[in-house]
Overview:
The part of an RNA shown here (large-subunit ribosomal RNA, domain I) has 540 nucleotides and comes from Bacteroidetes bacterium HGW-Bacteroidetes-2. It matches the Rfam family "Bacterial large subunit ribosomal RNA". The full RNA is in RNAcentral, with records from ENA and SILVA.

Context: one part of a larger RNA
């Protein structure tokens, strides 16, 4: 020096464990905000640096219900208070809420400066105090100037609706094409949004508003007929809900013009009426106060927060400890979980079955009141949405790239008809057939989860699972946008090692002790390699 054994360092793998995640499933909420959010800043304890709660009434005040012995938050300790004349908790419903911050009096480099009108402390200057002063929109009034009132404004995870819109890619290159109206931006709403009661389809037969599911179907079909890209009709299904204006025509008020003061025209308002394709309505004539719904408003009150109640085990023996083993019992509309010195139906907590009640309050009943809603005939005359519809010309949706190219949107130039009217049925005429645009509202079935309870997982277990199980979007880097970590475990229980010794010592080590174990001693379960020491072997 090599090897070997053995004992230890070191070093944190490995097992077991998990307080945190992760993907779901039911319910619930799905919104906060100028009455000041969301997010902060700075304060507030007896002592108080964080965190957590809260605000100058500041780890909390008040009421009402519950509760019944402790209590003063994480977090010991000490003092010093508080509670059965019911505190700590819990729940409801209130009060208090500084300073930024949409921030809103002005101004600022956030948490800060500085100001005005009113009124008060005042008789005055100063200061304090209280209220109150922003923009933009819509209404009122006003001749304007401008009062008065009322709303918006900013934040929030997806989801849905609109104007805006890539590029990598793919086409094995790459230009129409795709990727795609996708990301990404702005605007704008709801708990949903959007669409929506046929100027729909369909084809000789009928359907009868949207919406979503499966299916027709990767099918007709578009396509440098390359890459791709991709319906409908039908049929089955979830959910069902349909209605209101705009004219016609009456009545009523204003301006205006114009008059022979009688009016008369034109316009606007406002109330009746009216809402359709078998064409309907107005108009007229008959009939008739029916029908059937809604709001409101009384009453029952299911449900409803904290909460209460809640059944059954016990000897023996192993062991530090019994829930293990044995032995005999018991409950059970409860043998779901977790805890407890190992593994408990019967020790705790709680589970099942019940009971309870504030606010709130479905269903139902019930009375008046108010609203809303209905038929038969006739058809001369009116009315039935216009820069519409159509069309040329440029885009653009439609699976459909301009094609035979309908149909839907409009930038631009034109530009009808009036029910004997008009649109569509995939070029286009024809018959047929269906449907009534050019106003407008509408729940269910459908999308999604920042958030709240309850539960599950042939989902992780600490290099995994959220980045983040730990005082983590922190430390830490970076002018910044922005990036972003490591970091769990002593025991049942602090019984956390009293007192000696040695040391310079509050290091450290050796005794003693505690404990079931201290090679569980706090750099604490388990303690696996690297790597390093020490002894003995053998061996060069």
């Nucleotide at each position: 020096g090599g090897c070997g054994u053995a004992u230890g360092g070191g070093g944190g793998a490995u097992g077991c464990c998990u307080a945190g995640g992760c993907u779901c499933u039911c319910a619930g909420a799905g919104g906060c905000g100028a009455a000041g959010a969301a997010g902060g800043a700075c304060g507030c304890g007896a002592u108080a640096a964080g965190c957590u709660g809260c605000g100058a009434a500041a780890a909390u005040c008040u009421g009402c219900g519950g509760g019944g012995a402790u209590u003063g938050g994480c977090a010991c300790a000490u003092a010093c208070a508080a509670a059965u004349u019911g505190a700590u908790c819990c729940g409801c419903a209130g009060g208090u809420a500084u300073c930024c911050g949409a921030a809103u009096g002005g101004g600022g480099c956030a948490a800060c400066c500085c100001a005005c009108u009113a009124u008060g402390u005042u008789g005055a200057a100063g200061a304090c105090a209280u209220a109150g002063u922003a923009u933009c929109c819509c209404g009122a009034c006003g001749u304007a100037a401008g009062u008065c009132g009322g709303g918006a404004g900013g934040c929030a995870a997806a989801c849905c609706c609109g104007g805006g819109g890539a590029a990598c890619u793919g086409a094995a290159a790459c230009a129409u094409c795709u990727a795609a109206g996708u990301a990404c931006c702005c605007g704008g709403a709801g708990g949903a949004g959007a669409a929506g009661a046929a100027a729909a389809c369909a084809a000789a037969a009928g359907u009868g508003a949207u919406u979503c599911c499966g299916u027709a179907a990767g099918u007709a079909g578009c396509g440098g007929c390359g890459a791709g890209c991709g319906a409908a009709c039908g049929c089955g299904g979830a959910u069902u809900a349909g209605c209101c204006c705009a004219a016609a025509c009456c009545a009523g008020g204003g301006u205006u013009g114009u008059u022979a003061c009688g009016g008369c025209a034109a316009u606007u308002c406002u109330g009746g009426g009216g809402u359709u394709g078998u064409a309907g309505g107005a108009c007229c004539g008959c009939g008739a106060c029916a029908u059937u719904g809604g709001u409101u408003g009384u009453g029952c009150g299911a449900u409803g927060a904290a909460u209460u109640a809640g059944a059954a085990c016990a000897c023996u023996u192993u062991g530090g400890a019994a829930a293990g083993a044995g032995u005999g019992g018991c409950c059970a509309u409860a043998g779901a979980a977790g805890g407890u010195g190992a593994u408990a139906g019967c020790c705790c907590u709680g589970u099942a079955c019940a009971a309870g009640u504030a606010a709130a309050g479905a269903c139902c009943a019930u009375a008046a009141a108010c609203c809303a809603u209905a038929g038969c005939g006739g058809u001369a005359u009116c009315c039935u949405g216009a820069g519409u519809a159509g069309u040329g010309c440029g885009g653009g949706a439609c699976a459909c790239g301009a094609g035979a190219a309908a149909u839907c949107c409009u930038g631009u130039a034109u530009g009808a008809a009036u029910u004997u009217g008009g649109c569509g049925g995939g070029a286009c005429c024809a018959u047929c057939c269906g449907c009534u645009a050019a106003g407008g509202c509408u729940a269910a079935a459908u999308a999604c989860u920042c958030c709240u309870g309850a539960g599950a997982g042939a989902c992780c277990g600490a290099u995994a699972g959220u980045g983040a199980a730990c005082c983590a979007g922190u430390a830490c880097c970076g002018u910044g946008a922005g990036g972003g970590a490591a970091a769990g475990g002593u025991g049942a229980a602090a019984a956390g090692a009293a007192c000696c010794u040695u040391g310079a010592a509050u290091a450290a080590a050796g005794g003693a002790g505690u404990g079931a174990a201290a090679u569980a001693g706090a750099u604490c379960c388990u303690g696996a390699a690297a790597c390093c020491a020490u002894a003995c072997g053998c061996u060069u």